[in-house]
A computed fold for a 317-nucleotide RNA from a soil metagenome, annotated as Bacterial RNase P class A.

RNA sequence: AGACCGAGCAGUCGCGGAGGUAUACGCCUUCGAGGAAAGUCCGGACACCACAGGGCACGGUGGUCGGUAACGCCGACCCGGGGAAACCCGCGGGAAAGUGCCACAGAAAUCACACCGCCUACGUCCGGAGCCAUUGGUUCCGGGCCGGCAAGGUUGAAAUGGUGCGGUAAGAGCGCACCGGCGCCGCGGUGACGCGGCGGCCAGGCAAACCCCACCGGGUGCAAGGCCAAGCAGGACCGUUUGCAGGUUGCCCGCCGAGGUCCAGGUCGGCCGCUGAGAUGGAUGGCUGCUCAAGACAAAAUCCGGCUUACAGGUCU
Numbered sequence: 001a002g003a004c005c006g007a008g009c010a011g012u013c014g015c016g017g018a019g020g021u022a023u024a025c026g027c028c029u030u031c032g033a034g035g036a037a038a039g040u041c042c043g044g045a046c047a048c049c050a051c052a053g054g055g056c057a058c059g060g061u062g063g064u065c066g067g068u069a070a071c072g073c074c075g076a077c078c079c080g081g082g083g084a085a086a087c088c089c090g091c092g093g094g095a096a097a098g099u100g101c102c103a104c105a106g107a108a109a110u111c112a113c114a115c116c117g118c119c120u121a122c123g124u125c126c127g128g129a130g131c132c133a134u135u136g137g138u139u140c141c142g143g144g145c146c147g148g149c150a151a152g153g154u155u156g157a158a159a160u161g162g163u164g165c166g167g168u169a170a171g172a173g174c175g176c177a178c179c180g181g182c183g184c185c186g187c188g189g190u191g192a193c194g195c196g197g198c199g200g201c202c203a204g205g206c207a208a209a210c211c212c213c214a215c216c217g218g219g220u221g222c223a224a225g226g227c228c229a230a231g232c233a234g235g236a237c238c239g240u241u242u243g244c245a246g247g248u249u250g251c252c253c254g255c256c257g258a259g260g261u262c263c264a265g266g267u268c269g270g271c272c273g274c275u276g277a278g279a280u281g282g283a284u285g286g287c288u289g290c291u292c293a294a295g296a297c298a299a300a301a302u303c304c305g306g307c308u309u310a311c312a313g314g315u316c317u
Stems, first nucleotide, its partner, number of pairs: 001317005007291007015032007034297001038308002041306005046221004058217005063077005078092001079090004093212002098210002100206003115153002117149003123145010161179006180202002182199007225272004234263005246256003292295001
């Protein structure tokens, strides 16, 4: 680092589901939590609602390739970092499209700039000396101005590629060698990328700032949702002088009699969804004996795939 176990055996009394027996409300058989059942953080199945198609907006993911129903998961690999190594870690697209920000300090945090410092070649002025030989010219020395530079110092988390040599007035990729980056080309690889060559091209950091790029995403969750359906209220039709049902003696007449049938949505409630555990008043436990290493974290609620977190002790590689 990875994988696994999560006290064991026997007896006994219970609890829940299913099946059998068939009414004895008992008996028999069989099954009955986890690696995390947890957090509810991702992804799906399933269900209902919405939806012509396309775009914008918004949100998410972010090295590459593959696995998968799918994923923000997993595997292998690449790049970067760490380690002597096995191996571990990485919120790992783009800062060379644009915008913005970079406290304090500092000259300057990207329109650029110069505090200390270095230089006086070029231009110009002044002074001195020499030479030519005279309203001047020229050489050298010293100083000033105009300027040049960014090497060194200073500040900072970070300073305009690094080291060295050459070069220069001093310097500078200004030139060169090596290293780093970037771009182009070639080769290898599915790819991330690697190797080689060429070009002084040299470009600060931050995208968990806006933004750009690629891909993905409709919403709500089993209290989804479906079926049945008391009571109360509702609608339609029929009937109440053409008298239903029912009663009155079995039938007819007579008499008494005011309701009847159907329908829709749907409350209480029930069933399904719901399971080889499957509740909804919610089961999976207790006791005894033996053994040992002396027993942790914790217990389903529609079902799966992951992640994360908790965990006494033990086993294997």
Its mean pLDDT, the model's own confidence on a scale to 100, is 77.